This is a predicted structure of a 373-nucleotide RNA (Bacterial RNase P class A) from a Gemmatimonadota bacterium. Model confidence (mean pLDDT): 76 of 100. The sequence was found by an Rfam model in a public genome assembly. Rfam family: Bacterial RNase P class A. Rfam classes the family as a ribozyme. The model forms 97% of the base pairs in the Rfam consensus.
Parts: sequence; structure tokens; C1' cells
RNA sequence: GUGGCGGGCUGGAUGAUCGCGUGCGUGAGAUCGAUCGCGCUCGAGGAACGUCCGGGCUCCAUGGGCACGCUGCCAGGUAACGCCUGGGCGGCCGGGCAACCGGCCGACGGACAGGGUCACAGAAAACAGACCGCCAGCCCGAAAGGGCUGGUAAGGGUGAAACGGCGGGGUAAGAGCCCACCGCGCCGGCGGCGACGCCCGGCGGCACGACAACCCCCAGCGGGAGCAAGGCCAAGUAAGCGGCGAGAGGCGCCCACCUCGACCAAGACGCCGCGGGUCGGCUGCUGGAGUCGCCGGGUGACCGGCGACCGAGAGGAAUGAUCAUCCGGGCCUCACGGCCCGACAGAACCCGGCGUACAGGCCCGUCACGAGC
Repeated sequence: GUGGCGGGCUGGAUGAUCGCGUGCGUGAGAUCGAUCGCGCUCGAGGAACGUCCGGGCUCCAUGGGCACGCUGCCAGGUAACGCCUGGGCGGCCGGGCAACCGGCCGACGGACAGGGUCACAGAAAACAGACCGCCAGCCCGAAAGGGCUGGUAAGGGUGAAACGGCGGGGUAAGAGCCCACCGCGCCGGCGGCGACGCCCGGCGGCACGACAACCCCCAGCGGGAGCAAGGCCAAGUAAGCGGCGAGAGGCGCCCACCUCGACCAAGACGCCGCGGGUCGGCUGCUGGAGUCGCCGGGUGACCGGCGACCGAGAGGAAUGAUCAUCCGGGCCUCACGGCCCGACAGAACCCGGCGUACAGGCCCGUCACGAGC
């Protein structure tokens, strides 16, 4: 320098004209209001998408238990989380003789509490097992070879996975059968808040595998429903019809179902089916776990202090069109210059995350290739 992969930021700007919506001011309308005109200001996002998590807020009378659901290494951050940061362990890639270093990923508690599964292949899939083999003895045969009995699991085969590895001893042949080293388990010591670590020490031949995004066990967390929540006003029909239950220590009282206590009220309605009315207006509705700047603390996520700012609030749903200049990119041209392109996508109560989409530009990391010093 070029390219691949992973990640981060940005993702058009300015002006003019016409046309939209909120707020404010003003004029007209006798006044208020509806309405109309003028002026000023402001007017979609990093994801507004998915609705997957966590909250704020609203309603249900409130607690305990059980069930159910979610999370799952450690320590921090946060309002909280299944999120983020740092670390530990493991895996993959690259460099290196190695130790180790860099990048990326992890659904990362428990398999000796119990249950269950491991197809096919294979002799055998968990104290499993002999297909080909190896060895010894006996028998048959001229030989090659075959048969029977016993021993064997080191070699080969099957498979995703086959009951430690390697070197030696030993043996009829073999086998942790024995030994050294490695690995593994247990105990102790040391370091660390901890997960864990130690070229620290000792003991032991140790070996009954994998799967728990299978049931399960353990630890922690969790009431439900949701802005179509909820509140107010106006209007309107049919105080409709039928059925069941109940008479107070009883019914009902917002979500598995129950249970215990208890609230409402000293209070009577409740449930089921059919049918009718309203599908109007206002509010909730934008000042926040807010944004920006500076300083301080911290490896970091983030926290603290000071100061400044107020960035759409629509209501069947507003931001569009034209022109010019610039910005970024592509193609053509010797040049002047000409032509073309500018992604994903649009609030609807509001925040913190995660996931997904994204033309182009810039930056970081890593890998490969090439060139130069």
C1' cells in the first nucleotide's frame, strides 16, 4: 500500500420561494368562542423497526405459602436487567523453539441425590466386551493349514465417542501387572475479596464415559394486566327479557389452582344467556433515572461537583415540492468540463438495553499478500 474479517462514528449541509403542523404574539369578528389573516420560534431516528428483556407510570384491597416462569463462573456498574465493564477458566486463529503474547468466541452452577437418552455401525456404549488377531497345551495332516480347551485386551477394525499417555521392566503372550515422567484424584501450605493459581510439598495405581437450550437438584429473582392503562364531561337507549344461586362466620372483591390471615361494608347482590345504547369531546401527552460543556475520581463500565440549555407532542394523524450553491462518491475527458448516484428507513406515554436493516465516507483491531528502509 491492497484485500478479507470483526468493531466504532457519521449518514448530507446552506439559502430562497411556495405549501403544512405545535406553541407564542397580534388584528378582524360587538365580546368570548369557532373561524380567518399576519409575524416569530420550533418540527422524526440510530435504529423511530422487532416487541425479545428491564423499568417508570396507571388500575386491581393487601400479605404469607404452594405451583409456575426466568437467570446461572467471580467481582463491580446500574433504577433494574437475560444488559454493560474488568477479571478467571476453557476453546479457536496467528506469532514464537518454548514459556508466553495478541485477536475472537463461550447457553460458563451440579453427572457419586434420582430418572432418562446415546440411532446406525461395531464383539462391546458404562464396572460394556472378543470380529480380525497374539500366546500355551492337546488332536488331525507329508506340508500348508485346521479343530478343541485355556489365557489375553498391548496391535488392527467399527464409530461422534471404546475404561489415561509415553518410555522401560516383566510375561508363554499381554495388561498400571510393576517403575520413572506426564496427566488425574485427595490432603496440606502459599498468593488472591473471589472465580482460581502455584517448575510448592505429600499420599494414591487412580479410570463407573457423554448429554442437564432432557426431566431434575442447588442458588438468586419474579403479583397480574396494560396508555385500546386510567380520569373527567357530554349524549343516549330498553331501571330490557329469560334462567340459576344466595340471606350473612355467607357471596363478591383482576389470572394456574388452592390455602392461611385480613380489607371493603354492618353493608346484597352475584353469575350465565339473549338483546339494546355510546363507537363524541377533553385529559393522560412531555422537564426527564434529560442533554451539553468543564473539572475531579476510577484500568473500565461509570460516579461526583459546577455551569448552561429546554430540542415534535400529532389526534384517522403534520415536515412536501422547485431552484441554486456546496459536500461525499462513480464514469468519461489531455484538460476545461459533462453525466449519474447519495443507503436502512418515519414518532404516537416515556426511558435503559439486546437483536435485525443500512449505499457511501472516516477511524480502530486482526489476518493474508506485495513493496521499501